Model confidence (mean pLDDT): 84 of 100. Small-subunit ribosomal RNA from Candidatus Auribacter fodinae, 1578 nucleotides, folded computationally.
RNA sequence: AUAUGAGUUAUGGAGAGUUUGAUCCUGGCUCAGGACGAACGCUGGCGGCGUGGAUUAGGCAUGCAAGUCGGACGAGAAUCAAGAGUUUGAUCCUUCGGGUGAAAAACUCUUGAGGAAAGUGGCGAAAGGGUGAGUAACACGUGAGUAAUUUGCCUCUAAGUUGGGAAUAACGUCUCGAAAGAGACGCUAAUACCGAAUGUGGAUAAUCGAAGGUAUCUUUGGUUAUCUAAAGGUGGGGACCUUCGGGCCUAUCGCUUAGAGAGGAGCUCGCGGCCUAUUAGCUUGUUGGUGGGGUAAUGGCCUACCAAGGCGGUGAUGGGUAGCUGGUCUGAGAGGAUGGCCGGUCACACUGGGACUGAGACACUGCCCAGACUCCUACGGGAGGCUGCAGUCGAGAAUCUUUCGCAAUGGGCGAAAGCCUGACGAAGCGACGCCGUGUGAGGGAUGGAGGCCUUCGGGUCGUAAACCUCUGUCACAUGGGACGAAGUGUGUAGAUGCUAAUAUCAUUUGCAUUUGACGGUACCAUGGAAGGAAGCCCCGGCUAAUUUCGUGCCAGCAGCCGCGGUAAUACGAAAGGGGCAAGCGUUGUUCGGAUUUAUUGGGCGUAAAGGGCGUCUAGGUGGCGCAUUAAGUUAGAUGUGAAAUCUCUCGGCUCAACCGGGGAACUGCAUCUAAGACUGAUGUGCUUGAGUCUAGGAGAGGGAAGCGGAAUUCUCAGUGUAGCGGUGAAAUGCGUAGAUAUUGAGAAGAACACCAGUGGCGAAGGCGGCUUCCUGGCCUAAGACUGACACUGAAGCGCGAAAGCUAGGGGAGCGAACAGGAUUAGAUACCCUGGUAGUCCUAGCAGUAAACGAUGGGUACUUGGUGUUGGAGGUAUCGACCCCUUCAGUGCCGUAGUUAACACGUUAAGUACCCCGCCUGGGGAGUACGGCCGCAAGGUUGAAACUCAAAGGAAUUGACGGGGGCCCGCACAAGCGGUGGAGCAUGUGGCUUAAUACGACGCAACGCGUAGAACCUUACCAGGGCUUGACAUGUAUUGGACCGGCUGUGAAAGCAGCCUUUCCUUCGGGACUGAUACACAGGUGUUGCAUGGCUGUCGUCAGCUCGUGUCGUGAGAUGUUGGGUUAAGUCCCGCAACGAGCGCAACCCUCGCUUCUAGUUACCAGCACUUCGGGUGGGAACUCUAGAAGGACUGCCGGUGAUAAACCGGAGGAAGGUGGGGAUGACGUCAAGUCAUUAUGGCCCUUACGCCCUGGGCUGCACACGUGCUACAAUGGCCGGUACAAAGGGUUGCCAAACCGUGAGGUGGAGCCAAUCCCUAAAAGCCGGUCCCAGUUCGGAUUGAAGUCUGCAAUUCGACUUCAUGAAGCCGGAAUCGCUAGUAAUGGCGCAUCAGCUACGGCGCCGUGAAUACGUUCCCGGGCCUUGUACACACCGCCCGUCACAUCACGAAAGUUUACUGUACCCGAAGUCGAUGAUCUAACCUUAUGGGGGAAGUCGCCGAAGGUAUGGUCAAUGAUUGGGAUGAAGUCGUAACAAGGUAGCCGUAUCGGAAGGUGCGGCUGGAUCACCUCCUUU
Repeated sequence: AUAUGAGUUAUGGAGAGUUUGAUCCUGGCUCAGGACGAACGCUGGCGGCGUGGAUUAGGCAUGCAAGUCGGACGAGAAUCAAGAGUUUGAUCCUUCGGGUGAAAAACUCUUGAGGAAAGUGGCGAAAGGGUGAGUAACACGUGAGUAAUUUGCCUCUAAGUUGGGAAUAACGUCUCGAAAGAGACGCUAAUACCGAAUGUGGAUAAUCGAAGGUAUCUUUGGUUAUCUAAAGGUGGGGACCUUCGGGCCUAUCGCUUAGAGAGGAGCUCGCGGCCUAUUAGCUUGUUGGUGGGGUAAUGGCCUACCAAGGCGGUGAUGGGUAGCUGGUCUGAGAGGAUGGCCGGUCACACUGGGACUGAGACACUGCCCAGACUCCUACGGGAGGCUGCAGUCGAGAAUCUUUCGCAAUGGGCGAAAGCCUGACGAAGCGACGCCGUGUGAGGGAUGGAGGCCUUCGGGUCGUAAACCUCUGUCACAUGGGACGAAGUGUGUAGAUGCUAAUAUCAUUUGCAUUUGACGGUACCAUGGAAGGAAGCCCCGGCUAAUUUCGUGCCAGCAGCCGCGGUAAUACGAAAGGGGCAAGCGUUGUUCGGAUUUAUUGGGCGUAAAGGGCGUCUAGGUGGCGCAUUAAGUUAGAUGUGAAAUCUCUCGGCUCAACCGGGGAACUGCAUCUAAGACUGAUGUGCUUGAGUCUAGGAGAGGGAAGCGGAAUUCUCAGUGUAGCGGUGAAAUGCGUAGAUAUUGAGAAGAACACCAGUGGCGAAGGCGGCUUCCUGGCCUAAGACUGACACUGAAGCGCGAAAGCUAGGGGAGCGAACAGGAUUAGAUACCCUGGUAGUCCUAGCAGUAAACGAUGGGUACUUGGUGUUGGAGGUAUCGACCCCUUCAGUGCCGUAGUUAACACGUUAAGUACCCCGCCUGGGGAGUACGGCCGCAAGGUUGAAACUCAAAGGAAUUGACGGGGGCCCGCACAAGCGGUGGAGCAUGUGGCUUAAUACGACGCAACGCGUAGAACCUUACCAGGGCUUGACAUGUAUUGGACCGGCUGUGAAAGCAGCCUUUCCUUCGGGACUGAUACACAGGUGUUGCAUGGCUGUCGUCAGCUCGUGUCGUGAGAUGUUGGGUUAAGUCCCGCAACGAGCGCAACCCUCGCUUCUAGUUACCAGCACUUCGGGUGGGAACUCUAGAAGGACUGCCGGUGAUAAACCGGAGGAAGGUGGGGAUGACGUCAAGUCAUUAUGGCCCUUACGCCCUGGGCUGCACACGUGCUACAAUGGCCGGUACAAAGGGUUGCCAAACCGUGAGGUGGAGCCAAUCCCUAAAAGCCGGUCCCAGUUCGGAUUGAAGUCUGCAAUUCGACUUCAUGAAGCCGGAAUCGCUAGUAAUGGCGCAUCAGCUACGGCGCCGUGAAUACGUUCCCGGGCCUUGUACACACCGCCCGUCACAUCACGAAAGUUUACUGUACCCGAAGUCGAUGAUCUAACCUUAUGGGGGAAGUCGCCGAAGGUAUGGUCAAUGAUUGGGAUGAAGUCGUAACAAGGUAGCCGUAUCGGAAGGUGCGGCUGGAUCACCUCCUUU
């Protein structure tokens, strides 16, 4: 929703992917479903039922598709029969001359049968069959009308069917022609043709009535006049007649007249169904009338005349497209799409025109003409029309057999038999569709083999197979074998009717006989054998289904999103899986999903969308009451809505598809009846909507004229002197010819400070000094009046900022363009100095803006609060305020509600109604073309191709800002010392090289990995070697050693040899070891963008999160924000939050104080000894050592603060507010670093990318950078003397004393495995001396010579020593680094690595020991809050335009071409109609001449095709040209997004390589700061 009284029953609507970091919304694109007359790819067992040229209405060979009737007619071939004749001539006879003459054949003649082909005539051929070109139309559908008609065959009724005439085809003869065919003469028939008669009737005219109707009228009864028909055939037959044919009678089939019916056809009308306004005006027979003509019939259908009408925004006219419909597909439906098969209807028949015949045609297989095409030809002429069935060619992605049969159904003709029928019934071909069915069923685990995968254990294909037991559908073979058939005819036996009749004929009953294309098909039975029968697509998500290999942004896939750059579930293959199944996929089209055109069922503040504003016409809508009406509306009835289809039910094919019967339905249209609420209409009222009048009121409302002062500029005059002006800073400019400044006078133009206000007025644009005149609208109060006069408003008309245009004025200031100066890489800009149009006025044009509240107008309703403007009333008062109520405006906040959110919220974006405008993805584009307007600029209306999968709105979290606020940090500032300059050391880049091994690259690579490269290290290079290997495990075979020693060769490794030499045993062998072979080893080879682990960095910054709750549609928010405070998300308070976790802090180590415990190797106060050294005894006090404790907590006091947290100050204390230092590094960021520490996936090498060895290289040097050391000196160098540490290390070691050497060092060997011995001297410092500002007594590079030490080895390439040499450098440009206290600076000492050393590096230790911090404006980094954003790979972001290149589609264009079409004219076929008389002419009439009628000819109108001229429209093409779109890495700039670095944008004008700049006016969809006003809270 439907049915039902109800219960109840039935039907019935699904979404997903994709914009974002995420969210909600808007919005497009895409997918899942169904369908098809389909096509393509792969595959293909059978059957049934359907279906099959959609494209070229392109051309067609061949055959067939419309004939039939002899019972309408004449003539009559072949053939047959009978008879006659002639010829041949078997047999027999023979005189051999011949005779006979069978059968058969041939020929001729007569008669009969027969009936081909053709003809006259009738009916049919106008049906059936095909196609969809045309047609937007009364063509179709539906419902009406015909009082405006017709109708062959058929049915019924009534009445007839009499009597004559003249021809002609066939045929014959002749002629012409290639043919097709034609002509002349002659003959003949009819149901052919023509008069006449009759008139039941009919028609016409006149006239007298009747009935009816909405109607011009219709129907009907009389009377009179005129006109008007016909055809015969066949069967049978008693009487009668006969020319013997027949008449006549009868039956039947025909024929004629009239009426009625059925079915068909014509015409007319209402309604219905395509696109386009970038088609807005069309029309002259056009619209109407009168007369006439024409038709079956109405009618401008045609014609003459008259009138000037008719159609159109409810879309005429034009253009495009199209047959229409029942239906079909889809959809929940409403709708949308479609019109193949089947049915109805229309149109067409090679193209165009035309008529004839006929009941019916302007005729698919008829005629005439014109044209194109094809064919024949003797070149003179002819023939043809598959859009019938088959078939063929062509074009196409694509669509079948040149089959069988009239057995059935139907049609034509016929009396009938029958004939004809490519209609039809069947078969054939095609998986084209729908439906059915099969390809086997049961058992069967050693889970076989094999494939694939694997974590190597196994898993999976898989009961799948094999194997066993069955079954037999289909196919095949054999046999049987239908339904579809009813009849008709004939025979026979009857009946009934007609009739004079028992005849004939008609109707009918029984019996018999006769008819099947399909087809030996369906179906049934039997037979054998699981035998003959499975593919296609998919497996990233949507969307059911996953692994391996190959490939490596390649090859490829893709419906959308998107896959592929070495581990691809997305490509290709395989295995496995999923889906469907004789099919499966793809492509195309269509409906659905899509509420994405929204009637059902959408929107327009910001997403696309309110017209710039008003006024008004048509139109739409419309207050309260009564009455009438019945158009809408509702109900009932009737008719119709064809059948088929759909649907329900029953039935038939084994089921189903398919088919049949019955019902329902067909939602529609028309008519009638009823109702009278609502809408409409008509009439009559009302006052509340609207308006008018009266009295007041406010106002930058509009127009015109006049007046005013301040300021700017200019001119004149005075005073006065060197500058003025301008900017971030400058310059151009002005000024000694006197500027600027200042005083006075004058001129001119423009604009009107304060008042001034989210104040006022206006429809909007807009309007602002004062006065006057003219004028529009609004508000308030109270009554009176009109009586719905209202609202909206397509078109039309008017108004309409700024810029702009025309003409004439005016021109002070400002100021596009332009010029100059700056800025800059450039600067066609921003800034500055000038400055023209313009800005102003008058008269016109233009008609656009972010013309905005981005919000059309009207009416009504729906809680409130608070300002303000203009009125009125009340209360109160002496009065004015104040206060209250109300009307009209104008703001803010906010309830309900709405909204995607933001927000709106009685001034609605709420709730409703009415009217108008507008939207339908982004770009292309408000562009092109066309039209209209304009002087132009341009405006208005306004597309498409192509391209993308988005474009967009609001809000969220981040990130960012040349946004804001707060805060921190050696971040700046204040200081101290450095680097950058020099020399050297060291690292890096670059260069070089056989190699200069690899990695690290802003901070966060560069004295980094490397806490130490001469060999080794070593990874690099050259050369020489090894190949189960330098190293591990295992297997098999074989040997016995291994170790050690030796020889040759060699640079060594290695290679080749020699000598020596085992153990255990259960006797099998084992341990160990060599060789060979195989598994494997090995790789500093590659990928840190496949990884683990570790590390750096932001950053020791204070942050990062969770649970529950709450808020929000949601992402998310809240908590974590706010007020304070802190080093700190530290703590306190507040708070829709309450808690919690990781971080902070604390706990840990160390330094600083004290106590206790313990005293050796450390210590020594007091005591004793002493070689005077804590050396010894001794001591346990001190130092110290190393264990345990204590101590510091804002605990106390004062102040500030909010009575808090906390901060400031103080006391005490060794230490004071985390006491100093260290360890400790949240969630995360950087694909940060590392495959070369190690581990590890994948890939790669395997007599080498593995391994060994020698030598070389990593140390190479025009150069550049980083990090350091030493210096440049006097706060210093040198010499001499002298004092005080801490922390470490030491047996392959540290090494004392003593001696030697100038020294490095050597000799030496005591002591020490360490609080004992050694390294070990601390140095700066202090005391004294010297140097005297110099490239030096500074500085020490470089170089020479001589040495020492380590080591197998010091040349490449070590360190150190002595002597000599004595370079640069005199404090370092731009720039830049570290440090806030025991810090910087400065001084030395130690250690790791290590044979030695490049250490000046790194890690530690102690000594001496500062300066400065006002402060947070600025630079850098960071934290929190807030704001903007077009960013999210997150500003190293995004992004705009020119130019260059490539591709694509489109526009313009001198033109060119085709098609269609308009107008005018020319020519004018066939043909109808008309005219005509010098032609011809059977029927009838005639006085026989002619008449009537006809034919042909000629002429006229119309007229197709054709031609000429000139227009229009669509399309194609076009040198060139214009913009547009797209395209991993092109060029120039940087316009926009943040205040985007000059806020942006809109309109307009102008300029410029380009984005764009500038002027004028406008907007906020501008950040920031300040102020005003309003609001909220207190």